A computed fold for a 72-nucleotide RNA from a bacterium, annotated as transfer RNA. Rfam family: tRNA. Its family is annotated with triplet codon-amino acid adaptor activity in the Gene Ontology. It is annotated as a transfer RNA. The sequence was found in a public genome assembly.

RNA sequence: GCCCCCAUAGCUCAACGGAUAGAGCCGCGGACUUCUAAGCCGCUGAUGUAGGUUCGAUUCCUACUGGGGGCA
Numbered sequence: 001g002c003c004c005c006c007a008u009a010g011c012u013c014a015a016c017g018g019a020u021a022g023a024g025c026c027g028c029g030g031a032c033u034u035c036u037a038a039g040c041c042g043c044u045g046a047u048g049u050a051g052g053u054u055c056g057a058u059u060c061c062u063a064c065u066g067g068g069g070g071c072a
Stems, first nucleotide, its partner, number of pairs: 001071007010025004018055001027043004048064005
């Protein structure tokens, strides 16, 4: 330098172009318990950036940024 893949919550992962973007762990609260833990109930929290297509974009297209891999 060229090609390919990835980017969603603090972490690990879901999500036919259309429902309020979900789950587990973590965190917080409640109830239970002599106390703690486990288990139970509830809550908080996210689409890398900028454009484009579309009635509608996490999803499709382009550029950029960051990460990984291959060729040279």